Small-subunit ribosomal RNA, 3' major domain from a metagenome, 481 nucleotides, folded computationally. Its Rfam family is "Bacterial small subunit ribosomal RNA".
Context: one part of a larger RNA
RNA sequence: UGACGGGGACCCGCACAAGCGGUGGAGCAUGUGGUUUAAUUCGACGCAACGCGAAGAACCUUACCUGGGUUAAAUCCUUAGGAACUUUUCAGAAAUGAGAAGGUGCCCUGAAUAAGGGAGCCUAAGAGACGGUGCUGCAUGGCUGUCGUCAGCUCGUGUCGUGAGAUGUUGGGUUAAGUCCCGCAACGAGCGCAACCCUUGCUUCUAAUUGCCACUGCUUUUUAGCAAGCACUUUAGAGGGACUGCCACAGUUAAUGUGGAGGAAGGUGGGGAUGACGUCAAGUCCUCAUGGCCUUUAUGCCCAGGGCUACACACGUGCUACAAUGGUCGGUACAAAGGGCAGCGACAUCGCGAGGUGAAGCGAAUCCCAAAAAACCGGCCUCAGUUCGGAUUGCAGUCUGCAACUCGACUGCAUGAAGUUGGAAUCGCUAGUAAUCGUGGAUCAGCAUGCCGCGGUGAAUACGUUCCCGGGUCUUGUACA
Numbered sequence: 001u002g003a004c005g006g007g008g009a010c011c012c013g014c015a016c017a018a019g020c021g022g023u024g025g026a027g028c029a030u031g032u033g034g035u036u037u038a039a040u041u042c043g044a045c046g047c048a049a050c051g052c053g054a055a056g057a058a059c060c061u062u063a064c065c066u067g068g069g070u071u072a073a074a075u076c077c078u079u080a081g082g083a084a085c086u087u088u089u090c091a092g093a094a095a096u097g098a099g100a101a102g103g104u105g106c107c108c109u110g111a112a113u114a115a116g117g118g119a120g121c122c123u124a125a126g127a128g129a130c131g132g133u134g135c136u137g138c139a140u141g142g143c144u145g146u147c148g149u150c151a152g153c154u155c156g157u158g159u160c161g162u163g164a165g166a167u168g169u170u171g172g173g174u175u176a177a178g179u180c181c182c183g184c185a186a187c188g189a190g191c192g193c194a195a196c197c198c199u200u201g202c203u204u205c206u207a208a209u210u211g212c213c214a215c216u217g218c219u220u221u222u223u224a225g226c227a228a229g230c231a232c233u234u235u236a237g238a239g240g241g242a243c244u245g246c247c248a249c250a251g252u253u254a255a256u257g258u259g260g261a262g263g264a265a266g267g268u269g270g271g272g273a274u275g276a277c278g279u280c281a282a283g284u285c286c287u288c289a290u291g292g293c294c295u296u297u298a299u300g301c302c303c304a305g306g307g308c309u310a311c312a313c314a315c316g317u318g319c320u321a322c323a324a325u326g327g328u329c330g331g332u333a334c335a336a337a338g339g340g341c342a343g344c345g346a347c348a349u350c351g352c353g354a355g356g357u358g359a360a361g362c363g364a365a366u367c368c369c370a371a372a373a374a375a376c377c378g379g380c381c382u383c384a385g386u387u388c389g390g391a392u393u394g395c396a397g398u399c400u401g402c403a404a405c406u407c408g409a410c411u412g413c414a415u416g417a418a419g420u421u422g423g424a425a426u427c428g429c430u431a432g433u434a435a436u437c438g439u440g441g442a443u444c445a446g447c448a449u450g451c452c453g454c455g456g457u458g459a460a461u462a463c464g465u466u467c468c469c470g471g472g473u474c475u476u477g478u479a480c481a
């Protein structure tokens, strides 16, 4: 100087407390361990691994296993042959092997056929050059997690100290903040904080189609449609607006705090992006790049089938429930944000349905996906393993796709498990939040209870900081570095 203490002082955080809803019990989905297996590819392991890499394993993916094959790919150079290419036969699981037929294009020279040359492509041979999701993340780059959006981490000059170092950065206040003020052997500065950026909340101007419909006109029984218009809504560009600016009180005349006015918004308005010096030899050699090592008729490459989907069990994360604040049937409303041409598909028609057939419109403020659902109004159910719950299983189908057996999603009929609110323990959340309701997208032929967004309805509680956990500053002790 640090680190540590079941030392002290001060402070903060959904850290506790106060509340609301869960997990832990059930069924299922998904990941992991274990076990099994020819293989169940590999990585990730307290927080910070376990719906994680994977924004989507039937084939492919795929790295694994079994079997069949190959001896080398892309690219460059040389030589030889053939245009390329198309169709097709046999063997085979395919890869591949052995054939057959058609076929002579493009550019230049050439009157033209011919002939010659060239570019590109295919085949064979040669030459060098190689392939590896093999090992090492404890050789590395890059990227990422974490402490933590915590308020810290340092430097120059000066001063003090033999020196390591100290000072500044400590102290008194204050702040979300090393934020600011005052003081001070310090005076300044840098990386962080804040601000500048995006979005949302109010408003002005500009603009007005595909958006809008107040006034006017026409048609129409109303609804509504057309014209006209850009007032309003909205869209999207440029501005304004919030700064403790104003008032009172407190405070050291300061920083600042408390209350108030005005205001759409008040003291960082809400949300996001933004992550200092460093820590964990944290994670990744399987994104990529790369040193070293290993391998080279194989640990490379091609192909078929299988596996990654196994199942006594254990754990994590979720979904659905156990019901009446509910279930079911009928009716009636109100969104936002997105996506669409190998696409979205209205509408009509067929089907109980998943869907089929025909097909308008739309590269979309125009058309479509698209029905929002909880909500509201009315009927039934009356506390039961039920008109709760939907697992499991049987049969019959639909769709995607060469192909749904291993191993897809969905539909109809039948079946109708467990489950009556969950032990010890444990998680999230402070406001348009929790809870609850639906909706879109990426990936994607098909496949979502996961992930990332969007809006609808919309709470309770916070006395307080003694305690648990994590963190910051000062101080103290130390046989630790």
Stems, first nucleotide, its partner, number of pairs: 001481002003478003007475007015465002019429005026320008034311002042053002064306007077126006085102007106118004131295002134293003140289002142284003145280001147278001152191006158167003171182003197272004202240007211230002216227004243266001246260005322422001326381007338369003343362002347358004388419001393414007435457007